[in-house]
Molecule: RNase P RNA; transfer RNA
Organism: Leucobacter sp.
RNA sequence: AUGGGCCGCUGGACGGUCGCGUCGCGGUGCUCAGGCACACGCGCCGAGGAACGUCCGGGCUGCGCAGAGCAGGGCGGUGGGUAACACCCACCCGGGGAGACCCGCGAGAAAGCGCAACAGAGAGCAGACCGCCCGGUGCGGCACGCCGCAUCGAGUGAGGGUGAAAGGGUGGUGUAAGAGACCACCGGCGCCCGUGGCGACACGGGCGGCCAGGCAAGCCUCGCCCGCAGCAAGGCCAGACAGAGGAUGACGACGCUGCUCGCCGAGUCCUCGGGUGGGCCGCUAGAGGGUGUCGGCAACGGCACUCCGAGAGAGAUGACCGUCCCCGCGGAUCCCCGGAUCGGCGGGACAGAACCCGGCGUACAGGCGGCCCAUUCUC
RNA sequence: GCCCCUAUAGCUCAGCGGUAGAGCUACGGACUUUUAAUCCGCAGGUCGUAGGUUCGAUCCCUACUGGGGGCA
Numbered sequence: 001a002u003g004g005g006c007c008g009c010u011g012g013a014c015g016g017u018c019g020c021g022u023c024g025c026g027g028u029g030c031u032c033a034g035g036c037a038c039a040c041g042c043g044c045c046g047a048g049g050a051a052c053g054u055c056c057g058g059g060c061u062g063c064g065c066a067g068a069g070c071a072g073g074g075c076g077g078u079g080g081g082u083a084a085c086a087c088c089c090a091c092c093c094g095g096g097g098a099g100a101c102c103c104g105c106g107a108g109a110a111a112g113c114g115c116a117a118c119a120g121a122g123a124g125c126a127g128a129c130c131g132c133c134c135g136g137u138g139c140g141g142c143a144c145g146c147c148g149c150a151u152c153g154a155g156u157g158a159g160g161g162u163g164a165a166a167g168g169g170u171g172g173u174g175u176a177a178g179a180g181a182c183c184a185c186c187g188g189c190g191c192c193c194g195u196g197g198c199g200a201c202a203c204g205g206g207c208g209g210c211c212a213g214g215c216a217a218g219c220c221u222c223g224c225c226c227g228c229a230g231c232a233a234g235g236c237c238a239g240a241c242a243g244a245g246g247a248u249g250a251c252g253a254c255g256c257u258g259c260u261c262g263c264c265g266a267g268u269c270c271u272c273g274g275g276u277g278g279g280c281c282g283c284u285a286g287a288g289g290g291u292g293u294c295g296g297c298a299a300c301g302g303c304a305c306u307c308c309g310a311g312a313g314a315g316a317u318g319a320c321c322g323u324c325c326c327c328g329c330g331g332a333u334c335c336c337c338g339g340a341u342c343g344g345c346g347g348g349a350c351a352g353a354a355c356c357c358g359g360c361g362u363a364c365a366g367g368c369g370g371c372c373c374a375u376u377c378u379c
Numbered sequence: 380g381c382c383c384c385u386a387u388a389g390c391u392c393a394g395c396g397g398u399a400g401a402g403c404u405a406c407g408g409a410c411u412u413u414u415a416a417u418c419c420g421c422a423g424g425u426c427g428u429a430g431g432u433u434c435g436a437u438c439c440c441u442a443c444u445g446g447g448g449g450c451a
Stems, first nucleotide, its partner, number of pairs: 001375010012324007020046002023043004027038004048350001052361002055359005060230004072226005077091005092106001093104004107221002112219002114215002129160002131156002134153009168186006187211001189208008234281004243272006252264001254262002288307008325348005331342005380450007389403004397434001406420004427443005
């Protein structure tokens, strides 16, 4: 220099005009007051790294609550971080890459059930299509006890062929031909021992049996985790109303009449009062950010200092202009022919808070910084 | 705000992990004077997109995209 890998940061700056929203002050109107309303004025402030998707995890709130289980759902190497997680960090194992590095829903298939099209002889405690070998019979040949062909019977998983997959590999012994049938080495599996490591695991040694196929993002098994709902949660306040209960009870009605008593009862008073609608709270200072320092490989944690002005009615944060910045296009001038300067045109993304956090995923014009790898050149 | 379902031919829909169909439509032919109906034949698919599991994915898993629906 070129190509590449990983990590982190950023997401235009300043000013002006108009507009929008919360809040504060003022103004105007209404009201006895408290206070309320406003197409009014002034002032302060007013989105993000993803505010998005709503895929996980928590806080908070209500229901339930003595605890447990079933169902259902989730997670799945090991150790750590965290409020918690399906997230993050470090390591292990497997795979990919020349390398930096990347990828892995990474427990169990020697518990059970299930599945495997087509091809192929045979596909799940496998299978004789071709081939190989032995024997019988028949036919043919000749060098006269062998060869070839056909057929029947028996053996053979070593060779060919099919397939994604055919039940270890190489060499030897053995055999009629063969075969872990046997032997040596290698691979793999199980058990045991030693060393290192917190551990997953790695390395080494011994024994065994000759080898045990794949799929659990099919059912399932094992271990661990999860009560249910969600701020439209939930709480407080005021008044109206359907209605319910209680008290009193008209010179009221009923019990044949009178008294007493009982019961009904308009009205009045008190208490309670569903749903819908209204006001307020919940509401934003929090597992918060930054800097320094200490512990830790790191994620992260401790301490000190410091910073933090949307929180709204279903919902405001926009538009234009000027200067600068970045990118692209073509133009002019200058020179050391690749750059510098000048003016012109176009562009500057993805996307908009609604209870709040931690993650993940997804979208994104561009810009900046750091570390590392490979190749080439120069010193 | 919280959830659910769905996407397969031009349209409406089937589809037990094994290489995708039906009806209508379109096209060609027959019948008819012609059209419709009817009969015969034929074409048409990145199975919404991307990645993964698997020997193999429309089907199973994950993330996106579009459409539809429910609750208070």